[in-house]
RNA sequence: GCCUCUGUAGCAUAGCGGUGGUGCGGCUGCUUCGUAAGCAGCAGGUCGGGGGUUCAAAUCCCUCCAGAGGCU
Numbered sequence: 001g002c003c004u005c006u007g008u009a010g011c012a013u014a015g016c017g018g019u020g021g022u023g024c025g026g027c028u029g030c031u032u033c034g035u036a037a038g039c040a041g042c043a044g045g046u047c048g049g050g051g052g053u054u055c056a057a058a059u060c061c062c063u064c065c066a067g068a069g070g071c072u
Base pairs, nucleotide, nucleotide: 001071002070003069004068005067006066007065010024011023012022013021018055026042027041028040029039030038048064049063050062051061052060
């Protein structure tokens, strides 16, 4: 230098154009003499940045950034 893949909540991970979910973690409550476990509920995401297509984009296209792998 070229090619491919990945980027979604604190961590991990789904979501192939129509309300962004799940597990762990966090907080509150119930339960307990107390803790853990269990049960119920709640909060937390401008979906890596920017632009474009579309009535509508995490999703499609372009570009940039970061990471991983491969070729030279």

Predicted 3D model of a 72-nucleotide RNA (transfer RNA) from an archaeon. It matches the Rfam family "tRNA". The family's RNA type in Rfam is transfer RNA.